[in-house]
RNA sequence: GAGAUGCGUGGGCAAACCAUCGGAAACGGUGGGACGCAAAGCUACGGAACUACGGCGCCGGGGAAGACCUGGAUCCCCUGUGCUAUGUUCGCCGGGCCGCACUG
Numbered sequence: 001g002a003g004a005u006g007c008g009u010g011g012g013c014a015a016a017c018c019a020u021c022g023g024a025a026a027c028g029g030u031g032g033g034a035c036g037c038a039a040a041g042c043u044a045c046g047g048a049a050c051u052a053c054g055g056c057g058c059c060g061g062g063g064a065a066g067a068c069c070u071g072g073a074u075c076c077c078c079u080g081u082g083c084u085a086u087g088u089u090c091g092c093c094g095g096g097c098c099g100c101a102c103u104g
Base pairs, nucleotide, nucleotide: 005104012037013036017032018031019030020029021028022027035091041097042096043095045094046093047092048089049088050087054084055083056082057081058080060078061077062076063075064074
């Protein structure tokens, strides 16, 4: 000097929750606050999970068009419901990058 491992000391970060702002939501920012963390630093590259504005489908109801009635198909609107990421999570796991003082 480099790498691995560890964390007493000095320090670092900051969960839940609360306030406030942004967002359709998941969630994120800021302030307070500490459950914890030796990478709980950064990075959405892989996996996994979360959300569903929008899109697609289905059920029910209503409307439009159709000379009239009925039926079918088509189009539009509303509630519910299923699927879906371009959205989100690095304090879910892995990868990549950077990494301080002291001591062994």